Predicted 3D model of RNase P RNA and transfer RNA as a complex of 473 nucleotides. The prediction has a mean pLDDT of 77. It holds a member of the Rfam family "Bacterial RNase P class A". Rfam describes the family as follows. Ribonuclease P (RNase P) is a ubiquitous endoribonuclease, found in archaea, bacteria and eukarya as well as chloroplasts and mitochondria. It is annotated as a ribozyme.
[in-house]
RNA sequence: GAGGUCGAUCGGGCAACCGCGGGCGGCGUGCCGUCCGAGGAAAGUCCGCGCUCCAGAGAGCACAGUGCCGGGUAACGCCCGGGCGGGGAAACCCGUGGACAGGACCACAGAGAAAAACCGCCCUGAUUUCCAGGGUAAGGCUGAAAAGGUGGUGUAAGAGACCACCGGCGCAGGCAGCAAUGUUUGCGGCCAGGCAACCCCCACUGGGAGCAAAGCCAAGCAGGAACGGGUCCCGUUCGCGGGCCGGGGGCUGCUCGUCCCUGAUAAGUUCCGGGUAGGCUGCUUGAGCAUCACGGCGACGUGAUGCCUAGAUAGAUGGUUGCCGAAGGAAGCUGCUUCUGUUCUGAACGGAUGCAGCGACCGUGACAGAACGCGGCUUACAGAUCGACCUCCAUG
RNA sequence: CGGGGUGUAGCGCAGUUUGGCAGCGCACCGCGUUUGGGACGCGGGGGUCGGCGGUUCAAAUCCGCCCACCCCGACCA
Numbered sequence: 001g002a003g004g005u006c007g008a009u010c011g012g013g014c015a016a017c018c019g020c021g022g023g024c025g026g027c028g029u030g031c032c033g034u035c036c037g038a039g040g041a042a043a044g045u046c047c048g049c050g051c052u053c054c055a056g057a058g059a060g061c062a063c064a065g066u067g068c069c070g071g072g073u074a075a076c077g078c079c080c081g082g083g084c085g086g087g088g089a090a091a092c093c094c095g096u097g098g099a100c101a102g103g104a105c106c107a108c109a110g111a112g113a114a115a116a117a118c119c120g121c122c123c124u125g126a127u128u129u130c131c132a133g134g135g136u137a138a139g140g141c142u143g144a145a146a147a148g149g150u151g152g153u154g155u156a157a158g159a160g161a162c163c164a165c166c167g168g169c170g171c172a173g174g175c176a177g178c179a180a181u182g183u184u185u186g187c188g189g190c191c192a193g194g195c196a197a198c199c200c201c202c203a204c205u206g207g208g209a210g211c212a213a214a215g216c217c218a219a220g221c222a223g224g225a226a227c228g229g230g231u232c233c234c235g236u237u238c239g240c241g242g243g244c245c246g247g248g249g250g251c252u253g254c255u256c257g258u259c260c261c262u263g264a265u266a267a268g269u270u271c272c273g274g275g276u277a278g279g280c281u282g283c284u285u286g287a288g289c290a291u292c293a294c295g296g297c298g299a300c301g302u303g304a305u306g307c308c309u310a311g312a313u314a315g316a317u318g319g320u321u322g323c324c325g326a327a328g329g330a331a332g333c334u335g336c337u338u339c340u341g342u343u344c345u346g347a348a349c350g351g352a353u354g355c356a357g358c359g360a361c362c363g364u365g366a367c368a369g370a371a372c373g374c375g376g377c378u379u380a381c382a383g384a385u386c387g388a389c390c391u392c393c394a395u396g
Numbered sequence: 397c398g399g400g401g402u403g404u405a406g407c408g409c410a411g412u413u414u415g416g417c418a419g420c421g422c423a424c425c426g427c428g429u430u431u432g433g434g435a436c437g438c439g440g441g442g443g444u445c446g447g448c449g450g451u452u453c454a455a456a457u458c459c460g461c462c463c464a465c466c467c468c469g470a471c472c473a
Stems, first nucleotide, its partner, number of pairs: 001392010012324007020037008039367001043378002046376005051210004058256004063206005068082005083096005097201002102199002105194002118140002120136006148166006167191002169188008214281004223272005230244001232243004245263007274472002288307008328362002332358005338352006397469007406422004416453001424440005446462005
């Protein structure tokens, strides 16, 4: 210098004039003053929670989610660090329980896809062909995938049939590590897969609904029909109370359990019809932000100091003009330290690195607008930049 | 804001549950039939299965992300 990989920051500010929303103060009902006023994704609604209610409060099943190990966190499907497998030359990137608990599937092709014979090889039949019978699974074909590999023994021909070594698997150990796992010793011919983003098994987690949650106030009409069923016991002041039984509703899929209401009509359910779509709270101080110190590989944690930064409700935060330079970069100039070259004889000129100061110039027009709040993930993005690592080239 | 659906040939729709060559009706083209047209008969063409990635030998179908369109929701009695 070039290419690649990973991570991070900014994506705006100031002034004036005009126009908006909120808070506070003043005055007194409409003005004045002052302070604040969209994002890194506010987006998608994919996850987790806070909060509110069901509800005074559970258990089980179903269902759903996650899935190597260890940490972080309020929690998570997120983040950090590691293991194993795969891709890449590397930096890095992707994946991640179980196939011996059981079941399903592996189309077409092919002899054959969970236990096989088309070609081939060997033997016999009389034998050159052809045909028939028997043996074989080392070679070939088909396919995504076809009985572990090399060498040998053996055989009619072969074959883990047997042997040696290797690979995988199983069993029993040793060492290292919190662990995933790695490494190693011995024994065993055990050697027929894939697939669980198929059903399923194992471990862990989960009550549900959601700010259109939930409260308060005001206003307003118009209710009707159907379903629904204790001849029980005790007490009684004869109004009723209690118990049992029945019915209804809630616990947002079911069961248990439990709570509430009610008992000759009700509670309630269903259908038809009508009224209101008004105002206030919830509504912003938070698992908050910034800086510094310490601990930790890191995510992050602890402490100290400081700060308060929209709360709208048809939905505000805008328009014009001018100047900056934000996070930064930057040709070049000056000074100082260190090293060094040339000339000369002790100073001048030049080069490299580092630090400090100045600095013309570049520098947003992209994606895009809060609506209860927060922690993440994912997606979109013109441009300005920074850092680390890997590889290649050149120079000193 | 929250919940639930849809996307397949020019148009209207099956196929997704159970992964194995993408179909039906109408429309379009050609031929036949008719004096001619329609109807009818025979034949034919036309598909990135909304887009991109993943699992698998194989994806319209299973998984993830993105895009577009549609529906529902509050209170009194």